A computed fold for a 529-nucleotide part of an RNA from an uncultured prokaryote, annotated as small-subunit ribosomal RNA, 5' domain. RNAcentral holds the full RNA, with entries from ENA.
Context: one part of a larger RNA
RNA sequence: AACGAACGCUGGCGGCACGCCUCAUACAUGCAAGUCGAGUGCGAAAUUCCUUCGGGAGUGUAUAAAGUGGCGAACGGGUGAGUAACAGGUGGGUAAUCUGCCUCAUGGUGGGGGACAACAGUUGGAAACGGCUGCUAAUACCCCAUGUGAUUGCAUGCUUCUGGCGUGUAAGGAAAGGCGCUUCACAGCGCCGCCAUGAGAUGAGCCCGCCCCCCAUUAGCUAGUUGGUGAGAUAACAGCUCACCAAGGCUUCGAUGGGUAGCCGAGCUGAGAGGUUGAUCGGCCACACUGGAACUGAGACACGGUCCAGACAUCUACGGAUGGCAGCAGUAGGGAAUAUUGCGCAAUGGGCGAAAGCCUGACGCAGCGAUGCCGCGUGAGUGACGAAGGCCCUAGGGUCGUAAAGCUCUUUUCUGAAGGAAGAACGGUUGGGGUAGGAAAUGACCCCGGCGUGACGGUACUUCAGGAAUAAGGGACGGCUAACUCCGUGCCAGCAGCCGCGGUAAUACGGAGGUCCCAAGCGUUGUUC
Numbered sequence: 001a002a003c004g005a006a007c008g009c010u011g012g013c014g015g016c017a018c019g020c021c022u023c024a025u026a027c028a029u030g031c032a033a034g035u036c037g038a039g040u041g042c043g044a045a046a047u048u049c050c051u052u053c054g055g056g057a058g059u060g061u062a063u064a065a066a067g068u069g070g071c072g073a074a075c076g077g078g079u080g081a082g083u084a085a086c087a088g089g090u091g092g093g094u095a096a097u098c099u100g101c102c103u104c105a106u107g108g109u110g111g112g113g114g115a116c117a118a119c120a121g122u123u124g125g126a127a128a129c130g131g132c133u134g135c136u137a138a139u140a141c142c143c144c145a146u147g148u149g150a151u152u153g154c155a156u157g158c159u160u161c162u163g164g165c166g167u168g169u170a171a172g173g174a175a176a177g178g179c180g181c182u183u184c185a186c187a188g189c190g191c192c193g194c195c196a197u198g199a200g201a202u203g204a205g206c207c208c209g210c211c212c213c214c215c216a217u218u219a220g221c222u223a224g225u226u227g228g229u230g231a232g233a234u235a236a237c238a239g240c241u242c243a244c245c246a247a248g249g250c251u252u253c254g255a256u257g258g259g260u261a262g263c264c265g266a267g268c269u270g271a272g273a274g275g276u277u278g279a280u281c282g283g284c285c286a287c288a289c290u291g292g293a294a295c296u297g298a299g300a301c302a303c304g305g306u307c308c309a310g311a312c313a314u315c316u317a318c319g320g321a322u323g324g325c326a327g328c329a330g331u332a333g334g335g336a337a338u339a340u341u342g343c344g345c346a347a348u349g350g351g352c353g354a355a356a357g358c359c360u361g362a363c364g365c366a367g368c369g370a371u372g373c374c375g376c377g378u379g380a381g382u383g384a385c386g387a388a389g390g391c392c393c394u395a396g397g398g399u400c401g402u403a404a405a406g407c408u409c410u411u412u413u414c415u416g417a418a419g420g421a422a423g424a425a426c427g428g429u430u431g432g433g434g435u436a437g438g439a440a441a442u443g444a445c446c447c448c449g450g451c452g453u454g455a456c457g458g459u460a461c462u463u464c465a466g467g468a469a470u471a472a473g474g475g476a477c478g479g480c481u482a483a484c485u486c487c488g489u490g491c492c493a494g495c496a497g498c499c500g501c502g503g504u505a506a507u508a509c510g511g512a513g514g515u516c517c518c519a520a521g522c523g524u525u526g527u528u529c
Base pairs, nucleotide, nucleotide: 001528002527003526005525006524007523008522009521012376013375014374015373016372017371018369019368020334025332026331027330029329030328031327034071035070036069039068040067046059047058048057049056050055078287079286080285088211089210090209091208092207093206094205097204098203102200103199104198105197106196107195108194109193110144111143112142113141119134120133121132122131123130124129151171152170153169154168155167156166157165158164177192178191179190180189181188182187213259214258215257220250221249222248225247226246227245228244229243230242231241232240262284263283264282265281266277267276268275269274289310290309291308292307293306312323313322314321315320340366342365343364344363348362349360350359351358352357379409380408381407382406389400390399391398392397414466415465416464417463418462419461423456428451429450430449431448432447433446434445435444473518474517475516476515477514478499479498480497484513485512486511487510488509494501495500
């Protein structure tokens, strides 16, 4: 000098930050991932009408709920257990690779079929959850056709030469519709999709050079081990895996073993070199009760998915089921120690949707905490050869001290009252205008005006009124080290960072007066330099 600090005493306000560093301990409760009816079948409740009182019809191409289907759920958020490693940093390679949504471009989107949920009936079970029979739709599933291109095989040319780019030929292989506009009709057009391919962007996988803590009181380690051939697996290279063959590979330039640890941008300190740390914020990695595994998918071997095993816990009709806060709050224990079971999607961002919109404990805010940094205040001027009182005294006086009182002001703050934001831009809707395309219209894009949207919050801020009114402590005073006297105590009680004080005059213990240093803080402890 610094701190994610704690403790002691004290405590007026605001702004901006920060807030379980300890057992990756266990968790009650609520919320944290949904959305789309413009993919699809069905359709309660409500309301109106009719009624033979059983019911039927309309609003209705309706809303909700559940189902099917699509996209998302691999992001965002948390934690640092593991990891000494191509985990991370930095610089390269990929002619050895993948990439949903997005952008640009080229070509296509023809014909047909059978189901399964929902639903109805029946049935098992305490429940969780099922079984059987029957009906049904689709952008769900399957088959046929077409095949620009792509893939694979063969032939061949070029090349930056491992699998890059072409040419020819053969084989197998694709798709889905929805909404709207126009038309007498056939048909046409627009938008959103779907299929194939190319390019881009973004994201990711893999490989390599260099850097990356301590111990030699760890000196040898290794059989898929090192290499080859062949095969398999993968998006992809490779002992990644397997069969066979060879006997290699690493190591005092520290292998192997043990300990410790997420890494970095950065933070702290220091003149620098260096040392030290890895909270908040940002990048990467790893993990999600413990261990293992795959499925789906563009992407996971998946925190709020599945399966198996284990420990723990809950329910049970004892047959069997269920759960995972290292998400946000919150609880219990642990600890010197770390906050509210708050408000809102108004903004920013994300998911879905054509859109309106819905969801979002991300986020924006509020609450608590002097935890830190910064700012402000607790009044200003005047006022005595100097009140009272305290303390000291050589008894004269000195000092607290212009300090107080008093007088004159001010109102930052405070209290009360009144006004009152910016953050709001879009999207949407309405009116008008324009651009490209088209037979036209809807639609797409652009411009101008109106309407309307704020959790924070009646907050910030402004104005008025009132009255010095509401606001000072902590530590130290022997030297280091700024600041001294008296009383008490008497090697006692005690102090102490080091040196050391205390045994009858203690500036060192305890109290008082005074003084010094900081100040809404001041000291102590811990840790780093």